Description:
A computed fold for a 530-nucleotide part of an RNA from an uncultured prokaryote, annotated as small-subunit ribosomal RNA, 5' domain. Its Rfam family is "Bacterial small subunit ribosomal RNA". Its mean pLDDT, the model's own confidence on a scale to 100, is 88.
[in-house]
Context: one part of a larger RNA
């Protein structure tokens, strides 16, 4: 000199854009953060519409009751999603990360291809009844549906094979409809969405190898599933991954083992570079989710807001037993020099579910707080010598503050008040037309036109107008390094100080004042890095 996720002191006008628990991976009150689908299913607790019945009367309303046939929908069965998104950096020195390769693998949803989607069965929730319990919850009996579950049939391709053969699947739901059939439910046709098997792709993931990846030798030897082989098991898959047997190997001064420290990288800071330091925000990967262990489900987890066991802690209890996990967003206590709101909205982007409308989304978009940082703007402009008054100083003549002020003439950025006002909006919905599909002019889908609409921010950005210099400057320093000097007070005292050093009676070095210098909504100090 540059820099910082900074803190502290003094001061503080506005805006834009960023950043904001670096410490206790300490403990957490409260609310929210993952749901959705009625176009899978049986149903109807609530709300609404409609219809019916009864009562009251202000004779067209109110109240009550009934009806899943309707809009919808609590709880339940079922499907998909809760493995993403969000947080943190405890652990980890290599099961990680970075770069470059590899073969023995899986991959829901998505895309493309091929072949199918026939016919049956028995349950279990919900519900009803009864019982237990303080609660959490739970037991028994009975009824019932499905895209839930299980056989049968079929098998291009698929799997196993001793090559003879053997094995294995599915589910329906919704829209529309001319003939024909009908038990009046529908069949049948068609469209869409689902479903099954299999091939390829895409995406994601698992595995292996090479090289690189902090310090200590006051850590020199380490290793028994250890190193390799064979058989077997296990996995989606290779492999001591596991197991039985056999062999005795494997690593190490090119630093094994041990100890300490640490998430890694793209990057960031500094530097002319080489390098040094660092790894906040943003992005990629990894690890973790009160501590330790375990599996279940699933395409995917050994699963932050799932389950089981053990432990510590907190809470409830009728003492028998139960409940919980903010390193999600806010917020609280604590620790600390120190770090924000228990805000608004799903309008946009993205995600989950759904045919869709839509619902959910503390992701995200915004707003709030803080000079924490960077950038921009303002605090007026011109004129103005009687060089006013006052202050300070003086050799008492003056000098200086100083064109500074006042005065005069202007301007109105920003802030304030009033009015106007983009863009972020793409879509979705309705109508019409047209094309595709089809037996069809229907339904559905694509495209186009028109119409009424969808904004948290938001009193938006921006623009016009109004009034008035009106509302807006500090901080550090002035002995040398280092830009900037005098007076007073003090008297080795009080004090200053980054280094050299100042202070013991005229201190440009302490304290105050006047003046000056430097930066400026900041300025200094401290800490840290180059």
């Nucleotide at each position: 000199g540059a820099u910082u996720g900074a803190a502290c002191g003094c001061u503080g006008g506005c805006g834009g854009c960023a950043u904001g628990c670096u410490u206790a991976a300490c403990a957490c009150a409260u609310g929210c953060a993952a749901g959705u689908c009625g176009a899978a299913c049986g149903g109807u607790a609530a709300c609404g519409a409609u219809g019916g019945a009864a009562a009251g009367c202000u004779u067209g309303c109110u109240u009550u009751c009934c009806a899943g046939g309707c809009g919808a929908c609590g709880a339940g069965u079922g499907g998909c999603g809760g493995a993403c998104g969000g947080g943190u950096g405890a652990g980890u020195a290599a099961u990680g990360c970075a770069u470059a390769g590899g073969a023995a693998u899986c991959u829901a949803c998505c895309c493309a291809g091929u072949a199918g989607c026939g016919g049956g069965g028995g349950a279990c929730a919900a519900c009803u009844u009864g019982g237990g319990g303080a609660a959490a919850c739970u037991c028994a009996a009975g009824c019932u549906a499905a895209u839930a579950c299980c056989g049968c049939a079929u098998a291009c391709g698929c799997c196993c094979u001793a090559c003879g053969g053997g094995g294995g699947a599915a589910a329906g739901c919704g829209g529309g409809g001319g003939a024909c059939c009908u038990u009046c439910g529908g069949g049948c046709c068609u469209c869409g969405c689902a479903c099954u098997a299999u091939u390829g792709g895409a995406u994601g993931a698992g595995c292996c190898c090479a090289u690189g990846u902090c310090a200590g030798a006051u850590u020199a030897g380490c290793u028994a599933g250890u190193u390799g082989g064979u058989g077997g098991g296990g996995u989606a898959a290779u492999g001591g991954c596991c197991u039985a047997c056999c062999a005795a190997g494997g690593c190490g001064a090119c630093g094994a083992u041990c100890u300490g420290u640490a998430g890694c990288u793209g990057g960031u800071c500094u530097g002319a570079g080489a390098g040094g330091a660092u790894g906040a925000u943003c992005a990629g990967c990894c690890a973790c989710a009160c501590u330790g262990g375990g599996a279940c489900u699933g395409a995917g987890a050994c699963a932050c807001g799932g389950c089981c066991c053990a432990g510590a802690c907190u809470c409830c209890u009728a003492c028998g037993g139960g409940a919980g996990g903010c390193a999600g967003c806010a917020g609280u206590g604590g620790g600390g020099a120190a770090u924000a709101u228990u805000g608004c909205a799903c309008a946009a982007u993205g995600g989950g579910c759904g045919c869709a409308a839509g619902c959910c989304u503390g992701a995200u978009g915004c707003a709030g707080c803080c000079a924490u940082g960077c950038c921009g703007c303002g605090u007026g402009u011109g004129u103005g010598a009687a060089g006013a008054a006052g202050g300070c100083u003086u050799u008492c003549g003056g000098g200086u503050u100083g064109u500074a002020a006042a005065g005069c003439a202007c301007u109105u950025u920003c802030a304030g008040u009033u009015g106007g006002g983009a863009g972020g909006a793409a879509g979705g919905c309705g109508u019409u037309g047209u094309a595709g599909u089809u037996a069809a002019u229907a339904c559905c889908u694509g495209c186009a036109a028109c119409g009424a609409u969808u904004g948290a921010c938001g009193u938006u950005a921006c623009c016009c107008a109004c009034a008035g210099a009106a509302g807006a400057a500090g901080c550090a320093c002035c002995g040398g390094c280092u830009a900037a000097c005098u007076c007073c007070g003090u008297g080795c005292c009080a004090g200053c100080a980054g280094c050299c050093g100042c202070g013991g009676u005229a201190a440009u070095a302490c304290g105050g004042a006047g003046g000056g210098u430097g930066c400026a909504a900041g300025c200094g100090u401290u800490a840290a890095u180059c």